About this RNA:
A computed fold for a 350-nucleotide RNA from Desulfovibrionaceae bacterium UBA3823, annotated as Bacterial RNase P class A. Its Rfam family is "Bacterial RNase P class A". Rfam classes the family as a ribozyme. Model confidence (mean pLDDT): 75 of 100. NCBI's taxonomy places the organism under Bacteria, Pseudomonadati, Thermodesulfobacteriota, Desulfovibrionales, Desulfovibrionaceae.

[in-house]
């Protein structure tokens, strides 16, 4: 100095003037005044996934669905996050992938004799019988070792054996399958002995196998206040509980549910912002996280506040993507202006 790969922080303070929206407090009949704190994001976005909260609801089982899928820890919780172990890419830091193909059913175009237990296209050997007799050619048996075809042909090398040849039989080797040993909680990783067993691929085809899960929702809900017509007709006889079945709970003719006409209201108030919450220091833990002490309160609007301008510090800042709307934890997408730091690799200099 270049190239890469992993990770991490910022998204502006602090005075001033205008201008906004809430929350204390003080006056004031009120209408406002005054003071003193606070005021969009790393993504708030998508609504992917998991909760907490509320209500069906007192809440079981099962079936069907649906996720997740190497092992081990985190967590409320998970398809997340940390840590391993196998495959796999990549000089390398790294980065990607995970049950199962002997439980059953199916698919593998095209070439090729055959593509799940098959199968002779060229071919080798034996026999008979024909000819134009160094041999073809026919019929009958053997055989998949050698060539082809393909992305994949049913282990490989050598030797034996055969009428040619085949794991037909033997020596390595590889792989399978069984038993043991040793290290790991485990996932697997290292050998040892046997065994001729030799047994593709696809489950993002169906599918098995283990776990695991009630539905619906902040327009969930609760209270108050106001109004109309406590309406008319029509079906049902039961309704709830996602869908079914068990079983449970409520009600039974003044009751309940569904249409379909007609009417009034659609305002308040809550939920609603203290929360698996943030700092910091101190233990435990490889890590993710966690225990335990000070310590702070940091948007909660309700058709929708949080802007402008100038100065200082600063070059990180109003630039890009982009605005809360019950909260959190995550994944993903979007995207820019910088700043840190591990690592890897090349190059060239001491």
């Nucleotide at each position: 100095g270049g190239a890469g790969u992993c990770g991490g922080g910022c998204a502006g303070a602090c005075c001033g003037c205008c201008g906004c929206c809430g929350c204390g407090g003080a006056a004031g009949c009120g209408a406002u005044u005054c003071c003193g704190g606070g005021g969009a994001g790393g993504a708030a976005a998508g609504u992917c996934c998991g909760g907490g909260c509320u209500c069906c609801a007192c809440a079981g089982g099962g079936c069907a669905g649906g996720a997740c899928g190497c092992c081990g820890g985190g967590u409320a919780a998970c398809a997340c996050c940390c840590g391993g172990g196998a495959g796999g890419g990549g000089c390398g830091a790294c980065c990607c992938u995970c049950g199962g193909a002997c439980a059953g059913c199916g698919c593998c175009a095209c070439a090729g004799a055959a593509a799940g237990c098959a199968a002779a296209c060229c071919g080798c050997c034996u026999g008979c019988g024909g000819c134009a007799c160094c041999g073809c050619c026919g019929c009958a048996g053997g055989c998949a070792a050698g060539g082809g075809u393909g992305a994949a042909a049913c282990g490989g090398u050598g030797g034996g054996g055969c009428a040619a040849g085949a794991g037909c039989c033997c020596a390595c080797c590889a792989g399978g399958c069984g038993c043991c040993u040793g290290g790991g909680c485990a996932a697997c990783c290292a050998g040892g002995c046997g065994u001729g067993c030799u047994c593709g691929g696809c489950a993002u085809a169906c599918c098995c196998c283990g776990u695991c899960c009630g539905g619906a929702g902040c327009a969930a809900g609760a209270c108050c206040a106001a109004a109309u017509a406590g309406g008319a007709a029509a079906g049902g006889c039961g309704g709830c509980c996602g869908g079914c079945c068990c079983g449970g709970c409520c009600a039974u003719g003044c009751g309940c549910c569904u249409u379909u006409c007609g009417g009034g209201u659609a305002g308040g108030u809550u939920g609603c912002u203290u929360g698996a919450g943030g700092g910091c220091g101190c233990g435990g833990g490889a890590a993710a996280c966690u225990g335990c002490g000070c310590u702070c309160c940091u948007a909660g609007a309700g058709g929708a506040a949080u802007g402008g301008c100038g100065g200082u510090c600063c070059c990180a800042a109003c630039g890009a993507c982009a605005g809360a709307a019950c909260c959190c934890g995550g994944c993903u997408u979007a995207c820019c202006g910088c700043c840190c730091g591990g690592c890897u690799c090349c190059c060239u200099c001491g």